A computed fold for a 107-nucleotide RNA from Geobacillus thermodenitrificans subsp. thermodenitrificans DSM 465, annotated as SAM riboswitch aptamer (S box leader). Its Rfam family is "SAM riboswitch aptamer (S box leader)". Gene Ontology term of the family: regulation of gene expression. About the family: The SAM riboswitch is found upstream of a number of genes which code for proteins involved in methionine or cysteine biosynthesis in Gram-positive bacteria. Model confidence (mean pLDDT): 85 of 100. The sequence was found by an Rfam model in a public genome assembly. The model forms 97% of the base pairs in the Rfam consensus. Lineage of the source: Bacteria > Bacillati > Anoxybacillaceae > Geobacillus thermodenitrificans > Geobacillus thermodenitrificans subsp. thermodenitrificans.
């Protein structure tokens, strides 16, 4: 940086600290934001990946926990939607992909 598999409707700060204004990939749309944006620290959600601990087990491997170590994540469904098929008269609806995001792994 590409590519392969998984997963993306739950969860997570009742005025936590520093910092200042800009965030929600992108395009459109509609939103958050000085009753304080992005960033960093703290806290706290999960439990992909490693380890630990039980159990089943010859071992690989499989279930359950714990969350010590790597990551992640902590407004809105991955906010909607961008392609293409269904249903509708229309608004709009349902589905699939593509786009994106992590987490392993590979080159």
């Nucleotide at each position: 940086u590409u590519c392969u598999u998984a997963u993306c409707a739950a969860g997570a700060g009742u005025a936590g600290g520093c910092g200042g204004a800009g965030g929600g990939a992108c395009g459109a749309g509609c939103c958050c934001g000085a009753u304080g944006a992005a960033g960093c620290c703290c806290g706290g959600c999960a439990a992909c990946c490693g380890g630990c601990u039980u159990g089943g087990c010859a071992u690989a491997u499989c279930a359950a926990g714990c969350a010590c170590g790597g990551u992640g994540c902590u407004a809105a469904u991955u906010c909607u939607u961008g392609c293409a098929g269904c249903g509708g008269a229309a608004a709009c609806g349902c589905u699939g992909a593509g786009a994106g995001a992590u987490a392993a792994g590979a080159a």